Model confidence (mean pLDDT): 79 of 100. This is a predicted structure of a 132-nucleotide RNA (c-di-AMP riboswitch aptamer (ydaO/yuaA leader)) from a Bacillota bacterium. The sequence was found by an Rfam model in a public genome assembly.
[in-house]
RNA sequence: GUCAUAAACUUGCCUAAUUCCUACACAGGAACCGGGGAAACCACGUUAGGGGUGAAUGGGCCUCAUGGUCCUAGGGCGAUCUCUCGUUCCCGAACCCGUCAGCUAACCUCGGAGGCGCUACGAGGGGGAUAU
Numbered sequence: 001g002u003c004a005u006a007a008a009c010u011u012g013c014c015u016a017a018u019u020c021c022u023a024c025a026c027a028g029g030a031a032c033c034g035g036g037g038a039a040a041c042c043a044c045g046u047u048a049g050g051g052g053u054g055a056a057u058g059g060g061c062c063u064c065a066u067g068g069u070c071c072u073a074g075g076g077c078g079a080u081c082u083c084u085c086g087u088u089c090c091c092g093a094a095c096c097c098g099u100c101a102g103c104u105a106a107c108c109u110c111g112g113a114g115g116c117g118c119u120a121c122g123a124g125g126g127g128g129a130u131a132u
Base pairs, nucleotide, nucleotide: 011117012116013115014114018031019030020029021028032112033111034110035109036108037107042102049100050097051096052095053094058071059070060069061068062067074091075090076089078087081126082125083124084123085122086121
């Protein structure tokens, strides 16, 4: 000096999933963000059940099947913040309710977890900060 691995710190990402207060042996509370239920009006459905969270929907081929593979609606990252367009790469799952729920004001109610990261593309706007 180079390569690889591990850890830590800084810093960043998916997501509603963060911050503060009190207690601190434990419980708890608030702000803010997010989900569900629930009138009238309107709309529509009911066993082949139906519905919810989520970007995660639909399809082709192969397999006895489990599954595999390819594409796709849709979604995410690419580094001051944000918007638009383009674009590389990536995801395109999983879980829950239990015969029941359309929209929905008042109102009622619930969640704030978990999992990751070595490169940081291009063009055009908006706003902000810093330095001279």

Description:
The organism belongs to Bacillota, within Bacteria.